Fluoride riboswitch aptamer (crcB RNA motif) from Paenibacillus ginsengihumi DSM 21568, 60 nucleotides, folded computationally. Its mean pLDDT, the model's own confidence on a scale to 100, is 79.
[in-house]
């Protein structure tokens, strides 16, 4: 100081937090897309619920 393994624990899954659940990752799992003009596009979820911020439209 490389490498495999094991344990406990945790951690990730494009913009926030909370359950629940699935995948992934052991210092990695992660870091959307489209265009190349230097601009444009959609989402607060991986997935389902709920909150919270945006965003449209309607009634008081």
């Nucleotide at each position: 100081g490389g490498c495999u393994g094991u344990a406990a624990a945790g951690g990730c899954g494009a913009u926030g937090g909370a359950g629940u659940u699935c995948g992934c990752c052991u210092g990695a799992a992660u870091u959307g897309c489209c265009a190349c003009a230097u601009g444009g596009c959609u989402g607060a979820u991986g997935a389902c619920u709920c909150c919270u911020a945006c965003c449209a439209g309607u009634a008081a």